[in-house]
Predicted 3D model of a 350-nucleotide part of an RNA (small-subunit ribosomal RNA, central domain) from an uncultured prokaryote.
Context: one part of a larger RNA
RNA sequence: UUGGGCGUAAAGCGCGCGCAGGCGGUCCGCUAAGUCCGGUGUGAAAGCCCCGGGCUCAACCCGGGAAGUGCAUUGGAAACUGGAAGACUUGAGUACGGGAGAGGAAAGCGGAAUUUCGAGUGUAGGGGUGAAAUCCGUAGAUAUUCGAAGGAACACCAGUGGCGAAGGCGGCUUUCUGGACCGAUACUGACGCUGAGACGCGAGAGCGUGGGGAGCAAACAGGAUUAGAUACCCUGGUAGUCCACGCCGUAAACGAUGGGCACUAGGUGUCGCGGGUAUUGACCCCUGCGGUGCCAAAGCUAACGCAUUAAGUGCCCCGCCUGGGGAGUACGGCCGCAAGGCUAAAACUC
Repeated sequence: UUGGGCGUAAAGCGCGCGCAGGCGGUCCGCUAAGUCCGGUGUGAAAGCCCCGGGCUCAACCCGGGAAGUGCAUUGGAAACUGGAAGACUUGAGUACGGGAGAGGAAAGCGGAAUUUCGAGUGUAGGGGUGAAAUCCGUAGAUAUUCGAAGGAACACCAGUGGCGAAGGCGGCUUUCUGGACCGAUACUGACGCUGAGACGCGAGAGCGUGGGGAGCAAACAGGAUUAGAUACCCUGGUAGUCCACGCCGUAAACGAUGGGCACUAGGUGUCGCGGGUAUUGACCCCUGCGGUGCCAAAGCUAACGCAUUAAGUGCCCCGCCUGGGGAGUACGGCCGCAAGGCUAAAACUC
């Protein structure tokens, strides 16, 4: 354990898919399990309630009656829920035609830049900072020109923009592939929503094996700073960052806001698709659908704020909270190579 709540006070699972379960559109008749009405039986005694009686009263006790939310059985009702049957199209989906997109996977290609190497020119500095020093350089550096190698990331376009369930996704081309949106018809005929478990995906860091390694850079070393400086700054620099395969499964995984449906003033920008109007060229203007922002009415809110992308008004389903610390810890279990993850207390204390 009722109840009240979950944007910021404790509280939305990181996200999806989905078995069970819960919930479920319109019409017709049937059924009668739920539901409702009546009858019958039962519902021990005592107790409670009512009436009467006995101890001088009362407590207490005795007799009688009623009640007894319940169960069983039986007769009936048929609005709602359920069941079986039939029908429907508005929920959901399929087919067709379109355009948009950093959605995913693989292969290939490109230029700028950094670094290194080779060669040329050239000479004394370069680099770095608050100032310096460590550091590099006459064995020729920095600068500059040409060439080569290699790795990683893709300036401008770029947006207050787009796509994706989330994590996330940004050079170009090709192949494979997921989803959403718009339009007009046709089709299926409730096929739907949610979802405990389960299963899958899941930034970064980290782990295993093998590769790769330009730049950056935990650790580490040195130079500074400082009272000290196991830092901030500087010179170096290894894991790592990259690739393949396999693990890990966390996060301020955030909109700190679970999903679905319906309803409830507007204004303005932007993205995708459509209709009208207009010049006949795209625009402009009016308008429909879908997305994404800002402002704001009613309403809500402790306030901040939210406000058709709700935190408004309702319904359905799931998750979660219940004073602070102890503690997201111990123990146990499950998972993991490990790091650790998930589940998750108590004593004690304020």